[in-house]
RNA sequence: CGCUGAAUCCCGCCCUGCACAUAGGCGGGAUCGGGGGACCCAAAAUCACCUUGGGGCGAGUCGCGGCGAGACCGCCGCGUAGCGCCAGCUCUUUCGGCGCGAGCCCGUCAGCUAACCCCGUAAGCGAUCGAGAGAGA
Numbered sequence: 001c002g003c004u005g006a007a008u009c010c011c012g013c014c015c016u017g018c019a020c021a022u023a024g025g026c027g028g029g030a031u032c033g034g035g036g037g038a039c040c041c042a043a044a045a046u047c048a049c050c051u052u053g054g055g056g057c058g059a060g061u062c063g064c065g066g067c068g069a070g071a072c073c074g075c076c077g078c079g080u081a082g083c084g085c086c087a088g089c090u091c092u093u094u095c096g097g098c099g100c101g102a103g104c105c106c107g108u109c110a111g112c113u114a115a116c117c118c119c120g121u122a123a124g125c126g127a128u129c130g131a132g133a134g135a136g137a
Stems, first nucleotide, its partner, number of pairs: 001126004008030007032120005041111001053109001054106004062079007082100005089136007
């Protein structure tokens, strides 16, 4: 200077030999994001077998093959729904190229949901500085 993401901005106090400022800590507010939560709507009953209760954030689902013990489950590989980047300010889009296609949380519990209530406002990066069209500012 840019990128993923909601994850940015403002104020006060503390801290520091003194003053100012910065970093840090605490608190408050704005912004953006997420969850819970009525009527209505949706859903709903019975029996048998197997087994892995159910739910949330997120693009991160699903299929095939191999291995681990046959299902579930786990790991690996190839694909895939889907997601992101290619910086003249933003948005949409075409072609081409490059990446991702994870992880975590709640704790037996939650459909939607006005009022209302609660939570977050991190973390990590340089895959990117290709070519067109349209609109707005």

The RNA shown here (c-di-AMP riboswitch aptamer (ydaO/yuaA leader)) has 137 nucleotides and comes from a soil metagenome. Model confidence (mean pLDDT): 79 of 100.